Source information: The RNA shown here (Glycine riboswitch aptamer) has 77 nucleotides and comes from a Clostridiaceae bacterium. It was read from a public genome assembly, where an Rfam model found it. Taxonomically the source falls in Clostridiaceae (Bacteria, Bacillati, Bacillota, Clostridia). Its mean pLDDT, the model's own confidence on a scale to 100, is 78.

RNA sequence: AUGAAGAUUGAAAGAGAGUUGCCAUAAGGCACACCGAAGGAGUAAAUCUCUCAGGUUAACAAGAUUUCAAUCGGACG
Numbered sequence: 001a002u003g004a005a006g007a008u009u010g011a012a013a014g015a016g017a018g019u020u021g022c023c024a025u026a027a028g029g030c031a032c033a034c035c036g037a038a039g040g041a042g043u044a045a046a047u048c049u050c051u052c053a054g055g056u057u058a059a060c061a062a063g064a065u066u067u068c069a070a071u072c073g074g075a076c077g
Stems, first nucleotide, its partner, number of pairs: 006072008018032001020031004033056003039052001040050003
């Protein structure tokens, strides 16, 4: 001095499944049904499978993944 992989933070995009019933002051609770893209478990591994948690009561929040910026990092030259 070049600044890869990877990690963190911020911003943007971001699917699926309940116009169900009852109680009711409720974006709340209960019952049943359902979803798979936080996480978790199984598997050599997985975006596959399971559905413990989470979610479908659409806002808020969560959300794998993608893009950009910054910081850490220090491969390669």